[in-house]
């Protein structure tokens, strides 16, 4: 350069034809415990990589950027 996959809480990751963003660990409290762990109950935390378009309405269609991987050249 040419094709293709991929980006979504701190971390790994779902997220089903366009209709309230989510599990789990982890981090905050409280319970139990003599303390600490385990358990168990609540909670905070998100520009869904950026811009842009389509649409009543986008994580999700589509167009341009960046990154990160894998193929040919």
């Nucleotide at each position: 350069g040419u094709g293709g996959u991929c980006u979504u809480a701190g971390u790994u990751c779902a997220g089903u034809u366009g209709g309230c963003a989510g599990a789990a660990c982890g981090c905050c409290a409280g319970a139990u415990u003599g303390u600490g762990g385990c358990u168990c109950u609540g909670g905070a935390g998100g520009u869904c990589a950026a811009g842009g378009g389509u649409u009543c309405g986008a994580c999700c269609c589509c167009c341009u950027u960046a990154g990160a991987c894998c193929a040919c050249c």

Record summary: The RNA shown here (transfer RNA) has 73 nucleotides and comes from an uncultured Clostridia bacterium. Model confidence (mean pLDDT): 80 of 100. It was read from a public genome assembly.